[in-house]
RNA sequence: AGAGUCGCCCGGAUCACCGCGUCACUUAAGAGCCUAAUUAACUUUUAAGCGCCGAGGAAAGUCCGGACUCCAAAGAGCAAAGUGGUGGAUAACGUCCACCCGGAGCGAUCCGCGGGAGAAGUGCAACAGAAAGCAAACCGCCAAUAGCAAUAUUGGCAAGGGUGAAACGGUGGUGUAAGAGACCACCAGUGCUGGUAGCGAUAUCAGUAGCUAUGAAAACCCCACUUGGAGCAAGACCACAUAGGCCAGCGCCUGAGAGCUGCUCGCUCGAGCUGGUGGGUAGGUUGCUUGAAUCUGCGAGUAAUCGCAGAUCUAGAUGGAUGGUGAUCUCGCUAGCAAUAGCAAGACAGGAUCCGGCUUAUAGGGCGACUCUUCUU
RNA sequence: GGGCCCGUAGCUCAGUGGUAGAGCAGGGGACUCAUAAUCCUUAGGUCGCAGGUUCGAUCCCUGCCGGGCCCA
Numbered sequence: 001a002g003a004g005u006c007g008c009c010c011g012g013a014u015c016a017c018c019g020c021g022u023c024a025c026u027u028a029a030g031a032g033c034c035u036a037a038u039u040a041a042c043u044u045u046u047a048a049g050c051g052c053c054g055a056g057g058a059a060a061g062u063c064c065g066g067a068c069u070c071c072a073a074a075g076a077g078c079a080a081a082g083u084g085g086u087g088g089a090u091a092a093c094g095u096c097c098a099c100c101c102g103g104a105g106c107g108a109u110c111c112g113c114g115g116g117a118g119a120a121g122u123g124c125a126a127c128a129g130a131a132a133g134c135a136a137a138c139c140g141c142c143a144a145u146a147g148c149a150a151u152a153u154u155g156g157c158a159a160g161g162g163u164g165a166a167a168c169g170g171u172g173g174u175g176u177a178a179g180a181g182a183c184c185a186c187c188a189g190u191g192c193u194g195g196u197a198g199c200g201a202u203a204u205c206a207g208u209a210g211c212u213a214u215g216a217a218a219a220c221c222c223c224a225c226u227u228g229g230a231g232c233a234a235g236a237c238c239a240c241a242u243a244g245g246c247c248a249g250c251g252c253c254u255g256a257g258a259g260c261u262g263c264u265c266g267c268u269c270g271a272g273c274u275g276g277u278g279g280g281u282a283g284g285u286u287g288c289u290u291g292a293a294u295c296u297g298c299g300a301g302u303a304a305u306c307g308c309a310g311a312u313c314u315a316g317a318u319g320g321a322u323g324g325u326g327a328u329c330u331c332g333c334u335a336g337c338a339a340u341a342g343c344a345a346g347a348c349a350g351g352a353u354c355c356g357g358c359u360u361a362u363a364g365g366g367c368g369a370c371u372c373u374u375c376u377u
Numbered sequence: 378g379g380g381c382c383c384g385u386a387g388c389u390c391a392g393u394g395g396u397a398g399a400g401c402a403g404g405g406g407a408c409u410c411a412u413a414a415u416c417c418u419u420a421g422g423u424c425g426c427a428g429g430u431u432c433g434a435u436c437c438c439u440g441c442c443g444g445g446c447c448c449a
Stems, first nucleotide, its partner, number of pairs: 001373010012329007020054002023051001025049008056348001060359002063357005068231004075265004080227005085099005100114001101112004115222002121220002124215002133168001138161002140157007169187006188212002190209008235286004245277006257269004293312008332343004378448007387401004395432001403419005425441005
């Protein structure tokens, strides 16, 4: 200099004017409460003024996990679903960290639903090929018989050829009629036994078994572990629509009916329930934002993360607020050798009970660590 | 907040591990004086995208993108 890998951060700043929303305060007006009645106080509504605060790194997708709430402070069995190397982190996770194994890359680094097909079972492997999972034989090799011969029949073999993504270890020898782990040496793999290192996955060494076993479980399935259901439209309170009225049926502790769920148990509530008929009205308060919170410092740990101390309060709307204009600066873009001039905040996007992750979108900019190639010193 | 489904040729749809088709539409030809119908022939596909499992993926798995439906 070129090419590349990984991690992290920012997502304009300040000021002025106008506008919107919650909350607090002040003033004015109205209502309620209280009382025989009125004022004050208290509660509340509306308006004006003033003050504080007012979206994000993803608020998004809703893909996982929790908090919280109700059902029985949650139970049993079956079914169903999910997860799947080891150790750790965490409230929890399918997330994160470290390591192991396998694969890709020269490398930094990246990817992996990564248990069991080595034995519980079932099914699958198109086409080609003799044969596709358990043995089998098209060409071929060998022997016997028949034949002058070509060749035919019977038997033995699986070395060689051919097919395929894949053909049941490889090389050399012994052996044989021809051959073959049939036997031997070396090599490769696998299982078993033992040693060493490690918490462990696993690695490595030695011995041993002729054991050579195909792939696939992101096919069924088996194994281990996890999961009760519903969701802030949860739930609570007030107002009253599953109210009150009429008719029919069933039931009132010998239990009608309801709830907990996909089913069966089991448990709980229980005096009303089911069907029909007919008419008016479907609102408010709370839950609600102080929290596994944020920032700073110190400490523990390889790290994820955790502990301690100090500081801070940071939206709470519901016809759903958070916007607009102007000025200056900075980043950026265009022109120019430069001084400078012109344009000018421009991406993705917006809360709706709240958190931890993952994933996706994102103009432009910044920082750090590392790898490879080439050149120069 | 919760649940389900779809995406294949220009359009409507088959295909659910073995190299992707049908109908209509399009191009060319025949028939006709000409058009339609009819007959013959022909082109057209990143199977929504990316990654994985597999010898092999439209099909199985995962994550996205787009569209639609249902319940409270």